[in-house]
Context: one part of a larger RNA
Order: sequence, then structure tokens, then C1' cells
RNA sequence: GCCUGCGAGUUUGCGAUAUGUGGCGAGGUUAACCCGUGAGGGGCAGCCGUAGCGAAAGCGAGUCUGAAUAGGGCUAUUCAGUCGCAUGUCCAAGACCCGAAGCGGAGUGAUCUACCCAUGGCCAGGUUGAAGCGACGGUAAGACGUCGUGGAGGACCGAACCCACCUAGGUUGAAAACUGGGGGGAUGAGCUGUGGGUAGGGGUGAAAGGCCAAUCAAACUCCGUGAUAGCUGGUUCUCCCCGAAAUGCAUUUAGGUGCAGCGUCGCGUGUUUCUUGCUGGAGGUAGAGCACUGGAUGAGCUAGGGGGCCUACAAGCUUACUGAACUCAACCAAACUCCGAAUGCCAGUAAGUGAGAGCGCGGCAGUGAGACUGUGGGCGAUAAGGUUCAUGGUCGAGAGGGAAACAGCCCAGACCACCAACUAAGGCCCCCAAGCGUGUGCUAAGUGGGAAAGGAUGUGGAGUCGCAUAGACAACCAGGAGGUUGGCUUAGAAGCAGCCAUCCUUAAAAGAGUGCGUAAUAGCUCACUGGUCAAGUGAUUCCGCGCCGAUAAUUUAACGGGGCUCAAGCACAUCGCCGAAGUUGUGGCAUUCACGCGUGUACCAGGUCUUCGGAUCCAGGUGCGUGGAUGGGUAGGGGAGCGUCGUGUGGCCAGCGAAGCGGCGGGGUAACCCAGCCGUGGAGGCCACACGAGUGAGAAUGCAGGC
Repeated sequence: GCCUGCGAGUUUGCGAUAUGUGGCGAGGUUAACCCGUGAGGGGCAGCCGUAGCGAAAGCGAGUCUGAAUAGGGCUAUUCAGUCGCAUGUCCAAGACCCGAAGCGGAGUGAUCUACCCAUGGCCAGGUUGAAGCGACGGUAAGACGUCGUGGAGGACCGAACCCACCUAGGUUGAAAACUGGGGGGAUGAGCUGUGGGUAGGGGUGAAAGGCCAAUCAAACUCCGUGAUAGCUGGUUCUCCCCGAAAUGCAUUUAGGUGCAGCGUCGCGUGUUUCUUGCUGGAGGUAGAGCACUGGAUGAGCUAGGGGGCCUACAAGCUUACUGAACUCAACCAAACUCCGAAUGCCAGUAAGUGAGAGCGCGGCAGUGAGACUGUGGGCGAUAAGGUUCAUGGUCGAGAGGGAAACAGCCCAGACCACCAACUAAGGCCCCCAAGCGUGUGCUAAGUGGGAAAGGAUGUGGAGUCGCAUAGACAACCAGGAGGUUGGCUUAGAAGCAGCCAUCCUUAAAAGAGUGCGUAAUAGCUCACUGGUCAAGUGAUUCCGCGCCGAUAAUUUAACGGGGCUCAAGCACAUCGCCGAAGUUGUGGCAUUCACGCGUGUACCAGGUCUUCGGAUCCAGGUGCGUGGAUGGGUAGGGGAGCGUCGUGUGGCCAGCGAAGCGGCGGGGUAACCCAGCCGUGGAGGCCACACGAGUGAGAAUGCAGGC
């Protein structure tokens, strides 16, 4: 891992409540207990109901408050209860099942290990050479020195023995701590045998929270015990109808719960709901505005202030300074408003719809982590697949088609069948169903098929303003002069460092000079003019499509791919087609509503007769027909069934072969069921109606066994 079996909403209570059903009914009903073999009978204590109000005494169709005959509160003036049974839910219990870490009690452990006690054992070999002693030297005597002797030491080297520092292997190991090679101690605080002692909030500890039997920040065993678990996991057959929530308030509350909201079922009400039109309202948002409150720019005017002049004081004059208020112009505001929508909201009215509309009461819930997207806001950085509100949608709980793939986007809501049709979004060259459709343009960048500020004689279109056959623009030829080197400045300043002025003349035209250049001149050039040439040439604004800006990591990789250029790209117009579980067509099933018919009518099944149209009879079963609507679905509510085991009653099968098992075959909308036959098997089984459950397995790191 697989297979088989086992495995989770149960039981109790003269409990509570609701629904269904039954008995009795202004009443209903017994409990303990007694009698009886039993069935049953008794048992009137008690409980519920028939009357309420008050805290109570109490009063009573009233009562309480109150001084009150007032007012007010709650009742009555009407509506039947009660006792069984069944089902839903709740309460008390282990209360659907499994699951803690833990807490307490009573015991068992020191054969492992920690320390201690008693009594034994063990430490190859080699080295060093303390004290003491002796001799000699030495001294006044010593001290001291030398040579011997001696054999001390938590001394040295190193086996046994003990330990476990490094490294390699091992890591489903040879081993639940080992092996190999090295390493440390090895006469000591040494190692070790045997016997004994200390016990769980206790021991022991050269102290690591270490060790106390592979278990230790409180051992192990049993018991309290099915501790508790607002937590996680699991919770077993089918079909039909409806179908949520992820919100508000509160919470030692935030992943829990209570009430409300939203679901379902029953009863009641009967269009009250919803949509649209019309009528009438409330309001201060978007926008706008500046009339208020504030902000904020410029100008005018100007009080005041500053500076200057003048001045003994006072005053006066003046000012490229500042400047309130006022005026003009142009602005800004969630907490500004002289104004002011669209939507939305309320009410009335008319019409439509009349549907799983609305509302009330009651039984039963689940939900109370939401997600993205459009729109209006806050926070943030007008960041986030961010966060928080509001308002729609989708997902959640929604399949199908499109977006290459893609819960939340676009289209569209799947009862079943069909080798039929029409469409939506989106598409129609090939992959790939349908147009390499038609018309007119644009794009040359593979733009399309990723991106900004900014940049550019890309290209197409629409304007506006110039110049132009009296010859423009570009190119080429020629001129581009004189007063004059204008004045000033300056070493110089001559068109061309700088300042000022910027005239006149000759002319077709020529600036007191556009740029280069010189120390300054010179020189080159431009503006401007003539000629050659010959028809358009400049400036500017807006729009369409393009270009640059453009740079990332396994692989082209920024059209899904191939591939595409008067497109298979873009824009506009237009005709077709494809395309979904949408819609239609045909057939079928179910639910629900309306209408009609009816308990000898319709259908199913059967008998008899038949002219095969039907007639008739009958034990039975189901209401039937027509029409409309509806049938996605998680949590969840409601309904109807299938199957397993057993009990009761009735019926039936079985050694001429029960159940079970294997095979062939058939039926039903599903759980499932079975005529008939064959094999195996060898003794019980089935059907109908009731009743009762240890009643359905794929999941719980489920349990046991097998492989």
C1' cells in the first nucleotide's frame, strides 16, 4: 500500500416543547401500593385545565398602584383541555465517535544508573631518584657541599583494566549509541566482584536538570476515568422539492457564543410585495459658485509703519520699501454655500405581473474567516493579488461557450434523450467549426504582437499665413559701394571686445553690419540686388497611423503556434456563415398551480363474450384528464422510498434439494429486484401487513487479520 471484517446522534426520565395520530372531554389522568396464575381490577394522594391581579397579607371578574368612585398596568368580557403512542428539537446525564499535555489516590521498582556501607579482588614491564641515613670535605660549632645508600610521588613511558577527545564508516545499522584507525588515565579523588542501604515533590548528584530498569523540569502500574478539549480529524443507502451566510449589536470577545438579519417546513392573511407610467413630497451629494467661513495671486487706491529731506517742538515735503481695509480681475475647500442636478428614497394613483411575491405566528436550522471585479470614497505613494466602508455583479454553492492555459472577467443559468434547427459572447488562411467575403482608405514599423517623459524634413489628411510666369524656392554667375577708421572708450577698437547713436549719398541693390577671422588692419561670408534656369516654394496649427527612447538571467519565449504586408494588420461601412448544456423542434420523467370530471369515472391487472370497434363482470390498487409554470446547487430545512437483522399474524416454498456461492439472462427513475435454467452446496427459507433495532463504510497518520 491493497483486500476482508469491525468502526460513530444511542439510551434513561410519571423531564420540557412543537407537530402528527388516538381515547375521554369542562374535564383529563393516576403514582406508590393492594387484589389477581394471568388478562385485568382497584387506588381520588398528586398533577394539568376550568380566573385573574398583587412582593405579600389578600381580594376576586376583577385586581394592583393610589387619598381617590381619577388615571394607568395586567387580566376578563371569546378561542378546550388532558392522558397515551410516534416523530423533530431541547434539558440532565460520558450523550455522535476517537484524541491530549495533565491532576489526585493506592501501590511496584536502586538486577540499569547516582551516592553510601560492609567484605574481597586487580594494576606486565621500564624510568626518575624526595626525605632520612652513612662516609668524606667544611665550620669555633653549625649551616653547607660532594659521593654513596635509600626508595617517596593524586611523579614519568607503557600493556591488562577504565574512559570516550578526533576522524572515517554505519544511519530501513552487524548494533534503539556500534566498528576501524588514532587519543586520555593507568599506585590513585584508581578500577572492580559479592552482599546491603537511600523511593517519586522523594532519593542521589565533584551540579549536566544529570541519574533513579532503552522512560525524568517530577519514574512506572492500576484506579478516580468514558478527566476536560469554545480545538483537529472522522461520521456508513437512494431519489424528489426549496435553498442560505461570511452582516449589525453585545461579549475576559475577536477561529467561540447570545439576539437580530438571511433559509426551510406548517398555519393564517389574501396582492398588502415587485415593475412601469403619472402626481405630490423631503433632501444639499455630483457639478458649479465665491454671497458667508477660511485659503490664495496680480493690479488699482490707500490708513498705518519704515527710509530720506527739513526741523527747537509741533508740523511739513518726499519715497523703484512694506502695507490692513476697500475696488477690479482670475482662483481653491470633506468638516465653505447665493445655487444645485441625475439616480436613489417616501406617499398616492393607474396598469402589468401574480411568481417558491409580501406580512404575521410557530417547529427546525446553518451562517456570523469571505474572494475578486465595476462604480463612489477614506487610509496608503490618486503603490500593492494592500486595507477599510458604500453600492451592483460573479465565485462561494455554478456546470456549458469565449478569454491559448486561467474560482471572481465576457456570454449564458445544466430534469433526461436526439448523428435536428436558430443564435449570444467570440470568431470565419491552416492547426480549428465558419469568408485567404465585398467596398473605401491607412500602416512598412512584423507596427499589429508590451511601456513614459522627451526627440525627429517618417507618412496620409484638414486648415491658416507668405512668396511665385511682372519668374518665386534651391543651385550657379556677378555686385554687396561712398561719407567713414561714425562718436566714445582704448596701447589698438577700422561693420564684427564694450558703451552711445544708427544718419546721409550713389544706386538694380548693399546693415554705421549675420557669422568666421586679425594685435589692429587685411581676408572670407551673410542680409540685400541683377542675371541664368524654370514651376511651384516656405512658415505654422490640428488630426490618423508609424519611428527612436527599449536593457536579465535553463529555451526562440511580449501573436497559443504555423505563418501573414492593396494582410490573415488598423479604421469605417456592408452582406453571409460558424458558434453554448442559451432558445426552438420531437419524445419522456417529476414537482406545483388552475380548471374539468369523479368516488361503479379514468388508468393498471384479471375472467367471459366478441361482428376485434367493443360489451360485460369483478377480489383489488392508484384519483384521473387537459393546460400553464417549474426542475444548477454547498451549509441547511422538508418529503418519499430501498436494503440488513429480529419479533408477531396470515400465506407459501423446501432432501424430487432451503440459504449461501459461481454462471447465463431479464426488469426498475435510484437505493435495488428477479421469472427461468445450469453448477456447487446440504437444511432451512421466502412473501404481505405491522412492530423493534448493536441497520447500510472509502477516508478518522482508524482497529484486527491476511497478502